[in-house]
Overview:
This is a predicted structure of a 92-nucleotide RNA (SAH (S-adenosyl-L-homocysteine) riboswitch aptamer) from uncultured Thiodictyon sp. Its mean pLDDT, the model's own confidence on a scale to 100, is 77. Its Rfam family is "SAH (S-adenosyl-L-homocysteine) riboswitch aptamer". A reference for the family is Wang et al. (2008), "Riboswitches that sense S-adenosylhomocysteine and activate genes involved in coenzyme recycling", Mol Cell. Rfam links the family to the GO terms regulation of gene expression and S-adenosylhomocysteine metabolic process. The sequence was found by an Rfam model in a public genome assembly.

């Protein structure tokens, strides 16, 4: 650097929908058959579902660098609308 799997970044309710994932149907490829069916693959279209997909840490793998060791190092910044609880200053 890239990725798994845990954690946290208070929280509820509503609603829109891009990405990803699930279904579906035309087209077009491939396997089967004498054909039909049939069953795998792409995937423009349409439904479904969706505001921690984002960051930091902890541990793990893989890659790259470094001749090796040793020392320090600190914890945040965001998260589409609408509304309501919480916390936390201030002011009445």
């Nucleotide at each position: 650097g890239c990725u798994a799997c845990c954690g946290a970044g208070g929280a509820g309710c509503g609603u829109u929908g891009c990405g990803a994932c699930c279904u579906g149907a035309a087209g077009c490829c491939c396997c089967c058959c004498a054909a039909c069916c049939g069953g795998g693959g792409u995937g423009u279209c349409a439904g479904g579902c969706c505001a921690g997909g984002c960051u930091c840490g902890g541990c793990g793998g893989c890659g790259g660098g470094u001749c090796g060791a040793c020392c320090u190092c600190a914890c945040a910044a965001c998260g589409g609308c609408g509304c309501u609880c919480a916390c936390u200053c201030a002011c009445g």